[in-house]
RNA sequence: UUCUGACAAAGGCAAACCCGCCGCAAGGCGGGGACGCAAAGCCACAGGACCUUUUGAAAAUAGAAAGGCAGCCUGGCCGCCAGA
Numbered sequence: 001u002u003c004u005g006a007c008a009a010a011g012g013c014a015a016a017c018c019c020g021c022c023g024c025a026a027g028g029c030g031g032g033g034a035c036g037c038a039a040a041g042c043c044a045c046a047g048g049a050c051c052u053u054u055u056g057a058a059a060a061u062a063g064a065a066a067g068g069c070a071g072c073c074u075g076g077c078c079g080c081c082a083g084a
Stems, first nucleotide, its partner, number of pairs: 002084004012037002017032006035071001041077003046074003050068006
């Protein structure tokens, strides 16, 4: 440096749900709490899927615009330990 990831070690993160705050909403932040996670670390100006709002044939859908989501997937960057 590359690959692999347990029957190790030291740790780390934190789903649902509850409380408070922000937001039209999706959702986000803080506290509690642990379903799980070898990247559940970072990137949304890397691509897609999904979700929300507005518009849109009565409704819905397609499309368009704006937003969300990294614990949906692909991709990129950084990274602990062990083995080969």
The RNA shown here (c-di-GMP-I riboswitch aptamer) has 84 nucleotides and comes from a Clostridia bacterium. Taxonomically the source falls in Clostridia (Bacteria, Bacillati, Bacillota). It was read from a public genome assembly, where an Rfam model found it.